[in-house]
């Protein structure tokens, strides 16, 4: 760096530092000096690991399933991945174009795996 698989409507400080920005991108719409990003502390709990418990299979070795523990590797801590971004449908309308809703997809994020 791209690829594969899974998940993305739950959860997380009125602390310190820092000083203007931030929410991936675009368009919206928001957050921000009643202080943004970053860093420290604190917290949350998804995936992998580890450990423990229960249970199933196995002659054995060992293997499967469920749950618990933040112990470990990462991750995360405004708003549904803040909303939409392409396609189809519903719906509204005299018609067109909207509002609104649904489904799939695109993009993105995180984890695990093989390159």
């Nucleotide at each position: 760096c791209g690829c594969u698989u899974a998940u993305c409507g739950a959860g997380a400080g009125a602390g310190g530092u820092g000083g203007a920005g931030g929410g991936a991108c675009u368009g919206g719409c928001c957050c921000g000096a009643u202080g943004a990003a970053g860093c420290c502390c604190g917290g949350c709990a998804g995936c992998g690991g580890a450990u423990u418990u229960u249970u199933c299979c196995u002659u054995a070795g060992g293997g499967g399933a469920a749950a618990a523990u933040g112990c470990u590797g990462u991750g995360c801590c405004a708003a549904u991945u803040c909303c939409a971004g392409c396609a189809g449908g519903a719906g509204u309308u005299c018609u067109u174009a909207u509002a609104u809703c649904c489904u799939g997809g695109c993009a993105g994020a995180u984890a695990a795996g093989a390159g």
A computed fold for a 115-nucleotide RNA from Aneurinibacillus migulanus, annotated as SAM riboswitch aptamer (S box leader). Taxonomically the source falls in Aneurinibacillus (Bacteria, Bacillati, Bacilli, Caryophanales). The RNAcentral record of the sequence draws on Rfam and Ribocentre.